[in-house]
RNA sequence: GUUCGUCUCACGGGGAGCCCUCAAGGGCUGAGAGGUAGCACAGCUGCCGACCCGUCGAACCUGAUCCGGGUCAUGCCGGCGGAGGGAAUGAGCAUGCACUCUUGC
Repeated sequence: GUUCGUCUCACGGGGAGCCCUCAAGGGCUGAGAGGUAGCACAGCUGCCGACCCGUCGAACCUGAUCCGGGUCAUGCCGGCGGAGGGAAUGAGCAUGCACUCUUGC
C1' cells in the first nucleotide's frame, strides 16, 4: 500500500418444516423452525425479531406430487448437482500469523 480474510455499520436477498398432545407443553433436523396482529382459521397474510446469504453466489428457489435409503413422521440422509435460476454491495481513522512494495541494519 490493498488484491484477500475477519469484524462492525448500512443496503439488498432468503427460509421458517415434521411428529406427539384436549391443552399446557414436549420431541426431531437445522445457523435459524420465534413473537405479534388480522382474516374467508387443516391454514394464510402483514409487521417485528433472531438467523443465514450477497456473484469467488450449495443462502434460497425450480425440477419435485422426482429417485434410493431410513423414520412414528418430515429436504431426515443420499442422489438429482457445480443442473437451471438466484440478492449483480457500499463504508470503516476496526483487524490479521494474508499478499505486495519501499527504506534501514